c-di-GMP-I riboswitch aptamer from a Peptococcaceae bacterium, 87 nucleotides, folded computationally. Its mean pLDDT, the model's own confidence on a scale to 100, is 84.
[in-house]
RNA sequence: CAAAGAAAAAGGCAAACCCAUUCCGAAAGGUGGGGGCGCAAAACCACGGGUCUAAAGCGGAAACGCUAUGGCAGCCGGGUUGCCGUG
Numbered sequence: 001c002a003a004a005g006a007a008a009a010a011g012g013c014a015a016a017c018c019c020a021u022u023c024c025g026a027a028a029g030g031u032g033g034g035g036g037c038g039c040a041a042a043a044c045c046a047c048g049g050g051u052c053u054a055a056a057g058c059g060g061a062a063a064c065g066c067u068a069u070g071g072c073a074g075c076c077g078g079g080u081u082g083c084c085g086u087g
Base pairs, nucleotide, nucleotide: 001087005084012039013038017034018033019032020031023030024029037074043080044079045078047077048076049075050072051071052070057066058065059064
C1' cells in the first nucleotide's frame, strides 16, 4: 500500500430471555445488572432505502386515520475510524 478473513493468539462486543416494581421516555426505544444467540467492524455517523412508535399537530361526532421533529447502526446500502493474521 492493496486485497481480504482459512487457521491461531491477545482482547472486545453481546441476540432472545430475566431483573429494575420503575432509572429516562407519551410510546417505540434507551440505560444499568444478569444472560449468551451470534459478530472482524455486532465500533462510530440516520446520508439513501427499509422499519418501529405517534406525544404534539392535522382530520373525524367517536372509534380511529395521517404525520417524525422521536427511535432502530445486530435490516440492506453508503461514509469515517480500527485489533490480529495473510499478501
The RNAcentral record of the sequence draws on Ribocentre. The organism belongs to Peptococcaceae, within Bacteria. It matches the Rfam family "c-di-GMP-I riboswitch aptamer". Rfam's curators write: GEMM was predicted in a large-scale screen for bacterial structured RNA regulatory elements.